Source information
Lysine riboswitch aptamer from a mouse gut metagenome, 165 nucleotides, folded computationally. Its Rfam family is "Lysine riboswitch aptamer". Its family is annotated with lysine biosynthetic process in the Gene Ontology. Rfam describes the family as follows. Riboswitches are metabolite binding domains within certain messenger RNAs that serve as precision sensors for their corresponding targets. The coordinates come from a structure-prediction model, not an experiment, and the mean pLDDT is 82.

[in-house]
RNA sequence: CAGAGGCGCGCCGCACAGGCGUAUUCCGGCGGAGGACGAGGCUCCCGCGAGGCCGGAUGAAGGGGUACGGCGCCGAAAGAUCGCGAUGCGCCCGGCAGCGCGGUCUUGGUUGCCCGCCCGAAGCGGCGAGGAACUGUCAUCGGGCGCAGGCCCGGCGGAGCGCUG
Numbered sequence: 001c002a003g004a005g006g007c008g009c010g011c012c013g014c015a016c017a018g019g020c021g022u023a024u025u026c027c028g029g030c031g032g033a034g035g036a037c038g039a040g041g042c043u044c045c046c047g048c049g050a051g052g053c054c055g056g057a058u059g060a061a062g063g064g065g066u067a068c069g070g071c072g073c074c075g076a077a078a079g080a081u082c083g084c085g086a087u088g089c090g091c092c093c094g095g096c097a098g099c100g101c102g103g104u105c106u107u108g109g110u111u112g113c114c115c116g117c118c119c120g121a122a123g124c125g126g127c128g129a130g131g132a133a134c135u136g137u138c139a140u141c142g143g144g145c146g147c148a149g150g151c152c153c154g155g156c157g158g159a160g161c162g163c164u165g
C1' cells in the first nucleotide's frame, strides 16, 4: 500500500406494520383546589372550576421494527467512562433525557440459552456476568497424503496492537 472473515458492520432513502383509537383538542358529567419533572423563588393557568376520573367526538408523531434499494466500510462498528459544547422539560437552581466532538479502556465475527439491570407500547433492542454452538485467523499437537511448497481430518490455545500479499 492492497486485501480476507459473513445471517459481517454502519448510514441514508422509500414502503409497510406497530405505537393507537394512545397523546392532543373540543363537548358533557362527577368532583372541589390546586397545576406546570423537584425543595425554594419568579412567571403563567385556575371557583368564568385546576389536577384527577367517566362518557362522546376528533385524532397524530418520534425513537424502535421488517422488506427493498443506494452509499460508506473490515475497529468495520459497538459499549463503558471522562472532558468540552450546544438542546429539551416556562425561567433561576437542581435533576433527567437524548445529540455532536474528543481522550482512555474493552470486544476477531455471528447466533442461542440463563441471571440481573436499562430502555420501551412491545422486544428478534441495549449493557453486564456466565456458559454453549458455529465460523475466520495464527500457532501448536496427533493421524493421513505428497519429492517439496503444502493439503485433508481431529484436538488444545491466543487475540484484530492480529492475519494474508
Base pairs, nucleotide, nucleotide: 001165002164003163006074008073009072010071011070012069013068015066016065025057026056027055028054029053030052034045035044036043037094038093040092041091042090077107078106079105080104081103082102083101084100085099087097088096089095108135109134110133111132113130115128116127117126118125137158138157140155141154142153143152144151145150